[in-house]
Notes:
This is a predicted structure of a 500-nucleotide part of an RNA (small-subunit ribosomal RNA, 5' domain) from an uncultured bacterium.

Context: one part of a larger RNA
Parts: sequence; C1' cells; structure tokens
RNA sequence: AGUGAACGCUGGCGGCGUGCUUAACACAUGCCUUUCGAGGGGCAGCAGCAUUUCUCUUCGGAGAGAUGGCUGGCGACCGGCGGACGGGUGAGUAACACGUAACUACUUACCCCACAGUGGGGGAUAACCCGGGGAAACUCGGGCUAAUACCGCAUAUACCCGAGAGGGGAAAGACCUUUUUUAAGGUUGCUGUGGGAUAGGGCUGCGGCGUAUCAGGUAGUUGGUGGGGUAACGGCCUACCAAGCCGAUGACGCGUAGCUGGUCUGAGAGGAUGAUCAGCCACACUGGAACUGAGACACGGUCCAGACUCCUACGGGAGGCAGCAGUGGGGAAUAUUGGGCAAUGGGGGAAACCCUGACCCAGCAACGCCGCGUGGAGGAAGAAGCUCUUCGGAGUGUAAACUCCUUUUCUGAGGGAAGAGAGAGACGGUACCUCAAGAAUAAGCUCCGGCUAACUCCGUGCCAGCAGCCGCGGUAAUACGGGGGGAGCUAGCGUUACUC
Repeated sequence: AGUGAACGCUGGCGGCGUGCUUAACACAUGCCUUUCGAGGGGCAGCAGCAUUUCUCUUCGGAGAGAUGGCUGGCGACCGGCGGACGGGUGAGUAACACGUAACUACUUACCCCACAGUGGGGGAUAACCCGGGGAAACUCGGGCUAAUACCGCAUAUACCCGAGAGGGGAAAGACCUUUUUUAAGGUUGCUGUGGGAUAGGGCUGCGGCGUAUCAGGUAGUUGGUGGGGUAACGGCCUACCAAGCCGAUGACGCGUAGCUGGUCUGAGAGGAUGAUCAGCCACACUGGAACUGAGACACGGUCCAGACUCCUACGGGAGGCAGCAGUGGGGAAUAUUGGGCAAUGGGGGAAACCCUGACCCAGCAACGCCGCGUGGAGGAAGAAGCUCUUCGGAGUGUAAACUCCUUUUCUGAGGGAAGAGAGAGACGGUACCUCAAGAAUAAGCUCCGGCUAACUCCGUGCCAGCAGCCGCGGUAAUACGGGGGGAGCUAGCGUUACUC
C1' cells in the first nucleotide's frame, strides 16, 4: 500500500460498485424454453355467426336449450424451428487444457451471393373412436384419417465413386391479389451445386509448479503394411510384421492447481494472485453409454448401474437448485421465496405478438471507493462545573450561554423528466425544480514510555493488569485502572488474517 474480508465499539445521507473465499453438502415451494393455425388433421374450452325448439314480449326483440368447425381463435395431438445459446460452478485436469505463433486432412443449421430445379405417385401413423391392463406412473390391442411427417419413380450439365466405360444420387408446399374458379402475378418456403460470412474440429513450435527422501518408464508400447472407423489426419481401432520409443535439458511417479486478459504490490526488475468484468476449458447427484441432430455424448433429454430422498394398493414407480429466489447444515462470514419485459440481447413467428430469474430495476449489508452533512459569524483577560495548583493562580476556553444569519440535509406541500425512432416506462410520483417552517434530524473510535504525534492527578503495589518489539507493575507508575487534559483519523475508528 492492498483485500470478495471477519470481529469489537460507533453510525446521518447520496452516487457507483461488490456480496457462500467454507460442504462440487442435502434440498421443501415457486419460477428459469418455448414458439409457429401463413405445415396438418381436428374442435375439448372461450367468443361470434347461422339454423332450429321452447319461454317471455312493449311485437323492436330478449332469455334458455340443441345443432353446424361456418368464423375469430385454440387445450391436447402430428409436424417444423429452438431446447448444443443464454445462466451456474471450479470438482476434475500439469493436459496442446490455456496463452501465443504457424499449419490444414475437415465440418458449419439459420444468414448473404450465383446457377439450376421444385414433375408424377404410394403406403402408413398420432390425435379421435372402441375395448383391455394398472393403486399410480403409464401402457396394450383393434379401427378411421391428414400433412412442409415417411418412401419409391422421373429428371440432375453441376455433385459423389471410378483411369475410363459406367454407376449412384433431390425436392413441399403455404399465403396474398386479380379472376371467367382455373389460370396469371406476387411473397415466402423446399431441393441440388459452387462461393462467402460466422462458428467449430484437428495438428505443431514456444511459454507458464513443487518434489530426485520419485531414476528408470513403456506392450498398442514405437514404426510399417492391409483393413476398419471419423466431417477429417492419426495405433483412433484391428490383423500381421519389425523392435522400437521416452529419460538428469528430469522421463515415470507423488503432491498441488482450472488457464489467460488482468488484479495487488513495487522506482523498476520482480514477487503474489486469478473475486467481480471479458476470452478459453471442464463439469451438471456418482460412474458409464449411446440416440436425435448442422452442432451434444446433451445442467432444467434418453438408457443402464450405484448411493440417497419420496410415493405405493408391496406388484411397481418418481426425483436431481454447481439456473433465480429460498431452506437446513457447515462456517469468523456473504443478501429478497421482490418488480418488469419499458430498454439491450436471445428463441419462435410473415406479422401482430408470445416466451425469456439473460437482462434492466428495486430490496438488504458502512463490504469498498467517491461526494456531502452534523451549522456560520460575532461573543469575556474569560460565567458555572470539573481538573491541576507553589493556593497567588492555571487549564478546559470563543468553547458555552447570548446576539445575528443560513437551510446543504431532514420534514411538509406543489410541479415533475430524459432514458422511446410512430405507440409502449418496471425503475417512479424516482431524479430534478419550486415553496414553507426550523439549528432544527445527525460524532465517534483509537492512542498519549521509546519507536510514534500527544502529560498530569488519583487508585493499585511483581497484585490486578498491559504488551507489535524493547519492555512496564515489588508505595510518588507520563507504560496497569479511572479522572482531567492532549494527539491522530473521522461516518468511521481500531483489531485479527493474508499478499507485496
């Protein structure tokens, strides 16, 4: 000098930040990923309309019921996109994990550019209906049906395989306008190929830790050939062949640890560190695995095993806060089960819009930094009280009282934003402005032997105690405790811990 601090005493306000460093311990409850009807069959609910029945009627109509998906829409269902982003955590990892520099045998949904195409068929299935099983979770059988769901066929110069000949290989519609209701135009999709953009995969040089009281390590090990696998190179995997490969320039082992931009310190070199913010990595109850997909081996997906918790009709099931709040526990210690999608950003949608504990705000905490205030001027050779005293006096001390003034802040009243491109403001009746009243609402903490700024009295008597070091205390203690006085910092001041 610093801190994500804690503890003690104290505490007025504002702005901006920051806030489980410990148990990657266990979690009640709510919320955190949905959206599209302009892909589809439909119609449970809501609203409208039409038809119809009944009742009432002021003859205008009103009410009730039934029917019709006809319309707006839409629970559930099929389908598409998204759920691989965003958010959390730091367990593991000494590794091409990270940083930096180079390389390429590769992929990249949505987006942009270019070229070409979008023809003609088919069979299913959910919802639904019927029936069955189960306590439940859920599930089975039969029947009907649609699609931008699924599958052939056609076409494909380009694309893939191949030396070539040759072979392989796509697609889906929807909406709007006009109209003679079957065409035209438009918008948006869909398919193939090439290019771009973005994002990633892979490989390599160099760099950043402790231990030699770890000295040898290695059998897919090191290399080759054939094969397999991958988006892609490769012992990545496999069969065979060879016997290599690494190591005191520290292999192998053990311990510790996410890495970086940065941060703290320091004149620098260096040392320490890796909270918040940003980039990368890893993980998602523990271990393992794949599926889907452009992308995952997938936090709020699936399957298996395990521990734990819960439900059960004992047959069987359900769950995963290291998302946001919150609870218990651990701990010296770390916040609200808040508001809003108004802004920024993200997903879906043609759009309107919907979703968004990302985010923007508010709440709590002197945890930090910064700013402001707790009044200003005058006022006695100087009240009282208190302390000291050589008893003369001295100090507290212009301090107070008192007089005049001001109103930051506070309180009350009124007005009232920017942030928002047309509309839309959670924050918020907030910031800010005006007016009114009134010194009013607001000072503590540590220290005073030396280091080190600041001295006396009383008490105590090696006791009680102090203490960072030196050291104080055994009858005059500036060092203990109290009083008076003083010094320092100030909404803080001290202590402890850690770093330089």